[in-house]
RNA sequence: UUCCCAGGGGCGCCGCGGCCGAGCGGCUGAGAUUGGGAUAGCCGGGUUCCCGGCGCUCCCUUGUCCCUUCGAACCUGAUCCGGCUAACACCGGCGUAGGGAGGGAGAGAUGAUU
Numbered sequence: 001u002u003c004c005c006a007g008g009g010g011c012g013c014c015g016c017g018g019c020c021g022a023g024c025g026g027c028u029g030a031g032a033u034u035g036g037g038a039u040a041g042c043c044g045g046g047u048u049c050c051c052g053g054c055g056c057u058c059c060c061u062u063g064u065c066c067c068u069u070c071g072a073a074c075c076u077g078a079u080c081c082g083g084c085u086a087a088c089a090c091c092g093g094c095g096u097a098g099g100g101a102g103g104g105a106g107a108g109a110u111g112a113u114u
Stems, first nucleotide, its partner, number of pairs: 001106005006068006012027005035060004041054006074099003080093004
């Protein structure tokens, strides 16, 4: 570094509109997911219990991108610290921190030894 099989993880943020309908624009980036379910709590209506809507958070699923110990893919720390910006989860620190998912078959380059 290529192929095969297997596995791990993410799918964000801001503004306007709107929440009966649902998009539109912008930012970073490899990527900014589809459809459901459960549910703290909140709102409205009727009344002592039910209906409808939203939904912190979690689970399953669809698709996609990245990563697999040479492991910064990704998670925790973190509602962290500094910077930039209209704003941000963007940049940097933190980070020689703590976690984190592999087997097989080839090929090339370089070095050492004989």
Annotation
TPP riboswitch aptamer (THI element) from a soil metagenome, 114 nucleotides, folded computationally. RNAcentral holds the sequence, with entries from MGnify. The coordinates come from a structure-prediction model, not an experiment, and the mean pLDDT is 76. Rfam family: TPP riboswitch aptamer (THI element). Its family is annotated with thiamine pyrophosphate binding in the Gene Ontology.